[in-house]
Context: one part of a larger RNA
RNA sequence: GGAUGAACGCUUGCGGUGUGCCUAAGAUAUGCAAGUCGAACGUCUCUCCGACGCAAGUCGGAGGGUAGUGGCAGACGGCUGAGUAACACGUAGGAAUCUACCCCUAGGUGAGGUAUAGCCCCGAGAAAUCGGGGGUAAUCCCUCAUAAUAUCUCCGGAUUAAAGAGCGUAACUGCUCGCCAAGGGAGGAGCCUGCGGCCUAUCAGGUAGUUGGUGUGAUAAUAGCGCACCAAGCCUAUGACGGGUAGCUGACCUCAUGAGGGUGAUCAGCCAGAGGAGUACUGAGAUACGGACUCCACAUCUACGGAUGGCAGCAAUCAGGAAUCGUUGGCAAUGGGCGAAAGCCUGACCACGCGACACCGCGUGCGGGAUGAAGCCUCUCGGGGCGUAAACCGCUGUGGCGAGGGAAGAAGAUCUAAUUUAUUAGAUUUGACGGUACCUCGCUAGAAAGUAGCCGCUAACUUCGUGCCAGAAGCGUCGGUGAUACGGGGGCUACAAGCGUUAUCC
Repeated sequence: GGAUGAACGCUUGCGGUGUGCCUAAGAUAUGCAAGUCGAACGUCUCUCCGACGCAAGUCGGAGGGUAGUGGCAGACGGCUGAGUAACACGUAGGAAUCUACCCCUAGGUGAGGUAUAGCCCCGAGAAAUCGGGGGUAAUCCCUCAUAAUAUCUCCGGAUUAAAGAGCGUAACUGCUCGCCAAGGGAGGAGCCUGCGGCCUAUCAGGUAGUUGGUGUGAUAAUAGCGCACCAAGCCUAUGACGGGUAGCUGACCUCAUGAGGGUGAUCAGCCAGAGGAGUACUGAGAUACGGACUCCACAUCUACGGAUGGCAGCAAUCAGGAAUCGUUGGCAAUGGGCGAAAGCCUGACCACGCGACACCGCGUGCGGGAUGAAGCCUCUCGGGGCGUAAACCGCUGUGGCGAGGGAAGAAGAUCUAAUUUAUUAGAUUUGACGGUACCUCGCUAGAAAGUAGCCGCUAACUUCGUGCCAGAAGCGUCGGUGAUACGGGGGCUACAAGCGUUAUCC
């Protein structure tokens, strides 16, 4: 000198773009953060319409809603960096694998069955919730049939499947979405290997599932991954083993923009974790943050028998700390989940808010104006400095205030018609930000400058006070009666809505 997720002191006019718990992976009140589908299913309920009826009501249709069964999604998105020195990451390869939704290809979708939630009845419990009986549906579950391009095979053969719903029709045919088995693709995931990147020898030997083989089991798959038996191997000064520290990378900072050194915030990729430890279930995918079970610690409720909870999601609270924000608005856009769609959900996201935390931009006026006011400082008392600075005259309107106009961000969606099965035309309609940005008009120099320094390094000097005191200080040092070094005044220098200090890196 440059840099920072900075902090502290003094100061502070505006805007844009970014960015904001680096510490306690400490504890959390409250609200929200993952639902959706009635075009899978049976009830219950509300509204409307129609038929019958004197009425009560019965039947049928349309639309909406609660809980439940079922499907898909809750393995993504979001957060954090505790652990991890490891095939965790980066890079380059490999073979023994799986893959829901999506795309392509070519097939199939036949016949039957009984069970259960909801519901009704009874019961237990403070609650959470649970038990018994009855009875019901399905794209829930089961059986039979069929069986190749799949699997196994001794090549003879053997084995394995399915589910319907909506539109339309007088009723079929039909159309759309599904369902089953198979082949391929895309994207995703698992596994193995070479090489690369911290400190420590005041850690020198380490290792029994250890190293290899055979068999068997397990897995989607290879493999001591597990087990039985056999052999005695395997790693190591090219640093094994141990200890310490640490998420890794793209990147970022610095430097002569090279090499090197440092860092790993935001953003992007990968990994790991969800109070601590462990376990599996479901599933295409988890050993699952807002799923389950067990133990531990903590906390809450309790009728003392027993239950409930997990913010390292968004806000917010307490604590810790030098230190880090709102218990805001909206799904309008982008993206995601479900759905045929309309749509619903979305603290992802988009916005607004707070903080000079950083960078960038703008302003605090412009022109004229005296041998030069007042005031202050200084003085050899003549003068000199602040100083064209002010006053005063003229001008402008970035900004400020007021008034008027006023976006882009909107693609889509719905309805009607036409052609024709995805297009065209017309109409209607969708904006949180926001009456914001921006534009026009009017008024107004009006709101708007500080901080640090002035002995040398190092740009900038005098006066008063103090008297090795009070104090200053990055280093050299300064201060003991003329201190340009301490404290105050005037002047000056540097940078400027910032300036200085501290910390860290080059």

Predicted 3D model of a 506-nucleotide part of an RNA (small-subunit ribosomal RNA, 5' domain) from Microgenomates bacterium OLB23. Rfam family: Bacterial small subunit ribosomal RNA. Its family is annotated with structural constituent of ribosome and ribosome in the Gene Ontology. Taxonomically the source falls in Candidatus Microgenomatota (Bacteria, Bacteria candidate phyla). The coordinates come from a structure-prediction model, not an experiment, and the mean pLDDT is 84.